THF (Tetrahydrofolate) riboswitch aptamer, 98 nucleotides, folded computationally. The sequence was found by an Rfam model in a public genome assembly. Rfam family: THF (Tetrahydrofolate) riboswitch aptamer. The literature on the family includes a 2011 paper in Proc Natl Acad Sci U S A by Huang et al., "Long-range pseudoknot interactions dictate the regulatory response in the tetrahydrofolate riboswitch".
RNA sequence: GGCAGAGUAGGCGUAUGCGCGUUAAGUGCCGGCUGUACAGGGAGUUGACAGCCGGACGAAAAGAAAUUCUUGCGGUGCGUAUGCCGCAUCCCGCUGCA
Numbered sequence: 001g002g003c004a005g006a007g008u009a010g011g012c013g014u015a016u017g018c019g020c021g022u023u024a025a026g027u028g029c030c031g032g033c034u035g036u037a038c039a040g041g042g043a044g045u046u047g048a049c050a051g052c053c054g055g056a057c058g059a060a061a062a063g064a065a066a067u068u069c070u071u072g073c074g075g076u077g078c079g080u081a082u083g084c085c086g087c088a089u090c091c092c093g094c095u096g097c098a
Base pairs, nucleotide, nucleotide: 002097003096004095005094010085011084012083013082014081015080016079017078018077019076020074021073022072029055030054031053032052033051034050035049036048040092041091042090043089061071062070063069064068
C1' cells in the first nucleotide's frame, strides 16, 4: 500500500415508570438568528440536535366527586430496558486477512 471489520453523537420502534396538557401548551410544518454534538485523534457540510423570535395549520372527552380521582385522548415531556438505523465527507489511527 490492498481487502474486510469494530466503535460515536443522534434518530426511530416496542415495553415500562413518573409527569404535562385536554381553560391547548406540546408535537408536526415553514422562515430567521444563535449555539451544540458528530466513532481513538484532527477537520467538518447543503446533514443532525437544541434555544429564542416570527408565520401557517390545529385537537376528545367521559364518569365519579368536589378542585381531587378514575378511564380515555395528545404524531405530549423525561427516565429505564431492549431492538433497528447510524461518522455526509476527508486525513490519520485500531482489529483481522492475504